Annotation
A computed fold for a 73-nucleotide RNA from Candidatus Iainarchaeum sp., annotated as transfer RNA.

[in-house]
RNA sequence: GGGCCCGUAGUCUAGUGGUUAUGACGCCUCGCUCACAUCGAGGAGGUCGGCGGUUCGAUUCCGCCCGGGCCCA
Repeated sequence: GGGCCCGUAGUCUAGUGGUUAUGACGCCUCGCUCACAUCGAGGAGGUCGGCGGUUCGAUUCCGCCCGGGCCCA
């Protein structure tokens, strides 16, 4: 330098044009306990990597850029 794949909450992750963006772990509160853990109930936390384009509408499609991985040279 070229090709391919990925980027969604603190971490991992589902969703792949439309109505409040999914779940687990973690965090907070309450219950339980002498207490802690486990368990049960509830809650907070997201510019869906950035900029532009297409569209009535973009997390989803397209282009460029940034970051990560694999392959070729």
Rfam family: tRNA. Rfam describes the family as follows. Transfer RNA (tRNA) molecules are approximately 80 nucleotides in length. The family's RNA type in Rfam is transfer RNA. The coordinates come from a structure-prediction model, not an experiment, and the mean pLDDT is 83.